c-di-GMP-I riboswitch aptamer from an Anaerolineales bacterium, 101 nucleotides, folded computationally. Its mean pLDDT, the model's own confidence on a scale to 100, is 84. Lineage of the source: Bacteria > Bacillati > Chloroflexota > Anaerolineae > Anaerolineales. Of the family's consensus pairs, 95% are formed in the model. It was read from a public genome assembly, where an Rfam model found it.
């Protein structure tokens, strides 16, 4: 240092899965495990992921109402919605170790 990672030394992190645990999920965390990573280090910018609460629409009960008309709760279905998640698929940012040039 807007370059590389053939070779050496320290060494570092840990996919799948299995336990346990937290959390509505997506997924986290601790343990075992090791796939593979020279940024698999740091940060949700882009982008993916899930949708609990909260809103549309909607199904059924039940309430208010003498009746309609209209309303209010509770229940299943669906749609939207991020405040929740992923940096180990791509990208885009920020920073570093060692060797070589």
């Nucleotide at each position: 240092c807007a370059u590389a990672g053939a070779u050496a030394a320290g060494g570092g992190c840990a996919a799948a899965c299995c336990u346990g645990u937290c959390g509505a999920a997506a997924g986290g965390c601790a343990g075992g495990g090791g796939c593979g990573c020279a940024a698999u280090g740091c940060a949700a910018c882009a982008g993916u992921c899930u949708a609990a609460a909260c809103g549309g629409c909607u199904u059924u009960g039940c309430c208010c109402c003498c009746u309609c008309a209209g309303g209010g709760c509770g229940u299943g279905g669906u749609c939207g919605c991020a405040u929740g998640a992923c940096c180990g698929u791509c990208g885009g940012g920020c920073u570093g170790c060692c060797u070589a040039g």